RNA sequence: GGGGCUGUGGCUCAGUGGCAGAGCCUCUGCUUCGCAGGCAGAAGGUCCUAGGUUCGAUCUCUGGCAUCUCCA
Numbered sequence: 001g002g003g004g005c006u007g008u009g010g011c012u013c014a015g016u017g018g019c020a021g022a023g024c025c026u027c028u029g030c031u032u033c034g035c036a037g038g039c040a041g042a043a044g045g046u047c048c049u050a051g052g053u054u055c056g057a058u059c060u061c062u063g064g065c066a067u068c069u070c071c072a
Base pairs, nucleotide, nucleotide: 001071002070003069004068006066007065010024011023012022013021018055026042027041028040029039030038031037048064049063050062051061052060
């Protein structure tokens, strides 16, 4: 320098154009003498970024950025 993958709560990941979800973590309550565990609930997201397409974009198209990877 060129090609490819990935980018979504603190972490690991779903989500094939129509309200953004799960598990773990954290907090609160119940249970316990107490802890752990269990049960119930809550908080936490400008969906990497700038545009385009569309009535409507996490999803489609283009550019950029970053991680990983292949070639040179």

Model confidence (mean pLDDT): 82 of 100. Predicted 3D model of a 72-nucleotide RNA (transfer RNA) from Gekko kuhli. It matches the Rfam family "tRNA". The family's RNA type in Rfam is transfer RNA. Rfam links the family to the GO term triplet codon-amino acid adaptor activity.